Source information:
The RNA shown here (transfer RNA) has 73 nucleotides and comes from a bacterium. RNAcentral holds the sequence, with entries from ENA. Model confidence (mean pLDDT): 80 of 100.
RNA sequence: GGGCCUAUCGUCUAAUGGUUUAGGAUAGGGGCCUUUCAAGCCCUUGAUCGGGGUUCGAAUCCCCGUAGGCUCA
Numbered sequence: 001g002g003g004c005c006u007a008u009c010g011u012c013u014a015a016u017g018g019u020u021u022a023g024g025a026u027a028g029g030g031g032c033c034u035u036u037c038a039a040g041c042c043c044u045u046g047a048u049c050g051g052g053g054u055u056c057g058a059a060u061c062c063c064c065g066u067a068g069g070c071u072c073a
Stems, first nucleotide, its partner, number of pairs: 001072007010026004018056001028044005049065005
């Protein structure tokens, strides 16, 4: 340098172009319970890598870029 793949809450992960104000687990915060802690139960906070395009509608499709991985040279 060429080709391919990936990018979503702190972490892991789901979402057929329309049910989605992006869901779940775990972690964080608060509460209940307990003599206390742990466990359990309830509540709560928190995300679509950046820019552009297609579309009535984009996390999803297309292009460019960024980052990471695999591979060829």